[in-house]
RNA sequence: CCAAGCGGCUGGAUGACCGCUGGCCCGCGGCAGGCCCGCGGGCUGGAGGAAAGUCCGGGCUCCACGGAAGGGCGGUGCCGGCUAACGGCCGGCGGGGCGGGCAACCGCCCUAGGGAAAGUGCCACAGAGAGCAGACCGCCUGCGCCGCGACGCAGGCAAGGGUGAAAGGGUGCGGUAAGAGCGCACCGCGCGACGGGCAACCGAAGCGGCAGGGUAAACCCCACCGGGAGCAAGGCCGAAUAGGGGCGGCAGCGCCAUCAGGCGCAGGGGUCCUUCCGCCCCGCCGCCCGGGUUGGCCGCAUGAGGCGCGCCGCAAGACGCGCCCCAGAGGAAUGGUCAUCCAGGCGGCCGUCAGGCCGCUGGACAGAACCCGGCUUACAGGCCGCUUGGCGCC
RNA sequence: GGACCCGUAGCUCAGUUGGAUAGAGCGUUGCCCUCCGAAGGCAAAGGUCGUGCGUUCGAGUCGCGCCGGGUCCG
Numbered sequence: 001c002c003a004a005g006c007g008g009c010u011g012g013a014u015g016a017c018c019g020c021u022g023g024c025c026c027g028c029g030g031c032a033g034g035c036c037c038g039c040g041g042g043c044u045g046g047a048g049g050a051a052a053g054u055c056c057g058g059g060c061u062c063c064a065c066g067g068a069a070g071g072g073c074g075g076u077g078c079c080g081g082c083u084a085a086c087g088g089c090c091g092g093c094g095g096g097g098c099g100g101g102c103a104a105c106c107g108c109c110c111u112a113g114g115g116a117a118a119g120u121g122c123c124a125c126a127g128a129g130a131g132c133a134g135a136c137c138g139c140c141u142g143c144g145c146c147g148c149g150a151c152g153c154a155g156g157c158a159a160g161g162g163u164g165a166a167a168g169g170g171u172g173c174g175g176u177a178a179g180a181g182c183g184c185a186c187c188g189c190g191c192g193a194c195g196g197g198c199a200a201c202c203g204a205a206g207c208g209g210c211a212g213g214g215u216a217a218a219c220c221c222c223a224c225c226g227g228g229a230g231c232a233a234g235g236c237c238g239a240a241u242a243g244g245g246g247c248g249g250c251a252g253c254g255c256c257a258u259c260a261g262g263c264g265c266a267g268g269g270g271u272c273c274u275u276c277c278g279c280c281c282c283g284c285c286g287c288c289c290g291g292g293u294u295g296g297c298c299g300c301a302u303g304a305g306g307c308g309c310g311c312c313g314c315a316a317g318a319c320g321c322g323c324c325c326c327a328g329a330g331g332a333a334u335g336g337u338c339a340u341c342c343a344g345g346c347g348g349c350c351g352u353c354a355g356g357c358c359g360c361u362g363g364a365c366a367g368a369a370c371c372c373g374g375c376u377u378a379c380a381g382g383c384c385g386c387u388u389g390g391c392g393c394c
Numbered sequence: 395g396g397a398c399c400c401g402u403a404g405c406u407c408a409g410u411u412g413g414a415u416a417g418a419g420c421g422u423u424g425c426c427c428u429c430c431g432a433a434g435g436c437a438a439a440g441g442u443c444g445u446g447c448g449u450u451c452g453a454g455u456c457g458c459g460c461c462g463g464g465u466c467c468g
Base pairs, nucleotide, nucleotide: 001390002389003388004387005386006385007384008383009382010381012341013340014339015338016337017336018335020046021045022044023043024042025041026040027039028038029037030036031034048365052376053375055374056373057372058371059370060230061229062228063227065278066277067276068275069274071273073226074225075224076223077222078092079091080090081089082088093113094111095110096109097108098107099106100105114221115220119219120218121215122214123213136161137160138157139156140155141154142153143152144151169187170186171185172184173183174182188210189208190207191206194203195202196201234298235297236296237295244289245288246287247286248285249284250283252265253264254263255262256261268282269281270280305324306323307322308321309320310319312317342363344361345360346359347358348357349356350355395467396466397465398464399463400462401461404420405419406418407417413451422438423437424436425435426434444460445459446458447457448456
């Protein structure tokens, strides 16, 4: 210098003119006389890293409040930490891949990674055999047959061949009629005293001839978590979604009352379902009327907030101090033109090949709507860091 | 603001406990039939299963992320 991988940052700048919009102030006009309405002016604020998808987690608000048990449903899934919380983040462990190295090992990247010795299901085709399996070819022994070969029968075997994604350890030696963990050595595997680590896990004396194939992004089991709805939540003003009104039907028992009705018990309902308890509220069902959704205000931006410094921590992050206030209206403003500059691209000219000058072009993805933390997805160009490899020079 | 479904040949659809050549009807093309055409008969072509990554021996089917379309509720 180039390439690849990983990570982080940025997301044009300045000025002029013309507009849009929130807030504050001033002036004029209007009347229904008010932090009112209209017009004009001034000052000031005015999109994002994703504002997006709405995939997770919360804040907030309502469902009157609270407790217990069980089931269903949904989700998560190595360990530790961070956090308000999370399926997020950080660090580690195990596994896999790549590179370097003779090797030990080192570096980088990826990782939906509980349980398959609780049970059930499935494993097509091929193949003899696909789940506590199996003998097609084959090897060997005996007999028919005195010998050999072929063939047949009876038996032994699982080394070799073959099928398959997968065939009940691998290599070698011994052993045998042929073979086989049948025996032995090494490797693998299982159990594992003990040691290290908060843990996942790591190391490992010794024991065991090897059992228990795969699949849980199949059912399932285990552990843990989860109430529902959503700012059109919800509240205030106002006669105004209210303890409303009307009609019809149904309504157990007891007490009081002249009627109307009232009270108590039982029964039913009350924000996932079932059961139980405390407490509170409501008779139930059907039909109809009514105001509202076509009004205004709040909720609505001081917040798990941002920036800087110090300090603790490998880090995510925590703590302390200081400074700052930073869009908020509604189907919705944040824009347009010009000039210069900054990257980038193309063309031409000059060049003492490093570059210089001129012209044209040109900056992506995208658009707040209650708010916040994440994830995912989209994104022109530029900058920085780490690792590895290659080339050149010293 | 929420809930759910679909995407397979040019068109309309099957394919459902994952299993290897992904089918059907209409359409298209060729041949036969006919004097010619229609109808009919025979045959053929035509598929990134919306897309990417994964799980698995194996994915149209299972999981996750996107893209496009549609329905319903408030």

This is a predicted complex of two RNAs, RNase P RNA and transfer RNA, with 468 nucleotides together. Its mean pLDDT, the model's own confidence on a scale to 100, is 77. Rfam match: Bacterial RNase P class A.